[in-house]
The part of an RNA shown here (large-subunit ribosomal RNA, domain III) has 395 nucleotides and comes from Desulfonauticus autotrophicus. RNAcentral holds the full RNA, with entries from ENA. It matches the Rfam family "Bacterial large subunit ribosomal RNA". Model confidence (mean pLDDT): 81 of 100.
Context: one part of a larger RNA
RNA sequence: GAGUAACGAUAAAGAGAGUGAGAAACUCUCUCGCCGUAAGCCCAAGGUUUCCUGGGUAAAGCUAAUCUGCCCAGGGUUAGUCGGCCCCUAAGGCGAGGCCGAGAGGCGUAGCUGAUGGGAAGCAGGUUAAUAUUCCUGCACCUGUUGGUUAGUCGUUUGAGCGAAGGGGGGACGCAGAAGGGUAGGUCAGCCGACUGUUGGAAUAGUCGGUUCAAGCCUGUAGGCGGGGAGCUUAGGCAAAUCCGGGCUCCUGUUAACGCUGAGGGGUGAGUACGAGUCUAUAACGGACGAAGUGACUGAGCCCAUGCUGCCGAGAAAAGCCUCUAAGCGAGACUAACUGGCAGACCGUACCGCAAACCGACACAGGUGGGCGAGGUGAGUAACCUAAGGCGCUC
Numbered sequence: 001g002a003g004u005a006a007c008g009a010u011a012a013a014g015a016g017a018g019u020g021a022g023a024a025a026c027u028c029u030c031u032c033g034c035c036g037u038a039a040g041c042c043c044a045a046g047g048u049u050u051c052c053u054g055g056g057u058a059a060a061g062c063u064a065a066u067c068u069g070c071c072c073a074g075g076g077u078u079a080g081u082c083g084g085c086c087c088c089u090a091a092g093g094c095g096a097g098g099c100c101g102a103g104a105g106g107c108g109u110a111g112c113u114g115a116u117g118g119g120a121a122g123c124a125g126g127u128u129a130a131u132a133u134u135c136c137u138g139c140a141c142c143u144g145u146u147g148g149u150u151a152g153u154c155g156u157u158u159g160a161g162c163g164a165a166g167g168g169g170g171g172a173c174g175c176a177g178a179a180g181g182g183u184a185g186g187u188c189a190g191c192c193g194a195c196u197g198u199u200g201g202a203a204u205a206g207u208c209g210g211u212u213c214a215a216g217c218c219u220g221u222a223g224g225c226g227g228g229g230a231g232c233u234u235a236g237g238c239a240a241a242u243c244c245g246g247g248c249u250c251c252u253g254u255u256a257a258c259g260c261u262g263a264g265g266g267g268u269g270a271g272u273a274c275g276a277g278u279c280u281a282u283a284a285c286g287g288a289c290g291a292a293g294u295g296a297c298u299g300a301g302c303c304c305a306u307g308c309u310g311c312c313g314a315g316a317a318a319a320g321c322c323u324c325u326a327a328g329c330g331a332g333a334c335u336a337a338c339u340g341g342c343a344g345a346c347c348g349u350a351c352c353g354c355a356a357a358c359c360g361a362c363a364c365a366g367g368u369g370g371g372c373g374a375g376g377u378g379a380g381u382a383a384c385c386u387a388a389g390g391c392g393c394u395c
Stems, first nucleotide, its partner, number of pairs: 013031006032392004040372004046352002050350001051075006060068002080141002082348003086119003092113003098107003122139005142344013161329002166324004174311004180304003185298005190211007212273001216268004223261004227252008236244002274293001277289004312315001358367002374386004
């Protein structure tokens, strides 16, 4: 320079009460304002204790601070079913042998590895200061293992059945478009509860609030797809096969039957839970009881749907799963239904998460993948105003 610029979005504050040495900023109450396809809610990444409680105010906080993502101490993350680990493979990586290279090394078969993909199973309510599909309550489900009961069938060397790193099926997939059936959600009515005033009216009325409930199990619908069944045979599926494929014959049938698939609805779960409110009680938290809990309209980008139609660029793999036998094992076995016991380890789980907690040197007007995202007007996730919820951006 200078007590100057600046104090980081012009969304906005005001009052009362409290605490305190001290209050514009902390706490509570009332009013006001802002966002509301977000400035609300839930995940992933990343962060790594920032979460909750008690205490504190040097420094950090662009001012103050009794406050804090700050300092100190204590506490907090509970899983067979959520995710990982696990089984499987893609691109890519590595790579026994192998090929190449003077070498270092490069490439690459089998194989291994590698999710952003495939593979078993959980919902509703309650609860903590802080966790919950994890704890508790209620009702479920899956996998493995080991028993029992019933029924049927077959077999004990003329051998049932089991049996794979092998065979087959399946898993299994493009893009665009359209229509249908549903549901979530929403709105209105009905029903239930509370209240009814300032100036005229208003009780058959008005205002406000509520009207919620899953997975699972039973049923198998709207719809979608395939014709179905049996026997014989067989140069194919690198061997075998009763499996798959090819051939032949018979039965049945073609707006059908049969089979597969299939939302939703109905029933159950459950009058359980929840529930406006009422009573009781407290400094505060609490405790008890508990009404109605229906219908219509609208309606998704969600479900049926890996469906249907069209098109050309013709749209992963492998395992789990089902089935077939080979070698081999082999005396009881297989199938179906019902019903018991046992086991289900390990890791993550707090909190932030369009942000003051991540990436930007900062409590930085920047950047950051996915899902949900109500009402009125509206074609609309636009725009404006609002709900739930969250904020008024630290002078």